[in-house]
Molecule: transfer RNA
Organism: Callorhinchus milii
RNA sequence: UGUCGUGUAGCUCAGUGACUAGAGCACUCACCUCGCAAGCGAGAGACCUGGGUUCAAUUCCCGGCAGGGCAA
Numbered sequence: 001u002g003u004c005g006u007g008u009a010g011c012u013c014a015g016u017g018a019c020u021a022g023a024g025c026a027c028u029c030a031c032c033u034c035g036c037a038a039g040c041g042a043g044a045g046a047c048c049u050g051g052g053u054u055c056a057a058u059u060c061c062c063g064g065c066a067g068g069g070c071a072a
Stems, first nucleotide, its partner, number of pairs: 001071004006066002010025004027043003031039001048064005
């Protein structure tokens, strides 16, 4: 420098043009326990960024950014 794919919760990942955006672990509270762990219940927490298409975009298109694979 070119090319390919990735970016969603604190972490690891689902997901799809209209749904309240989900799961596991982690966190907070409550129950249980003499206490802790485990268990059980509840809760908070996210679509990288700027534009475009569309009645409607996290999803489709373009640019940018970050990190990665390959080639030189």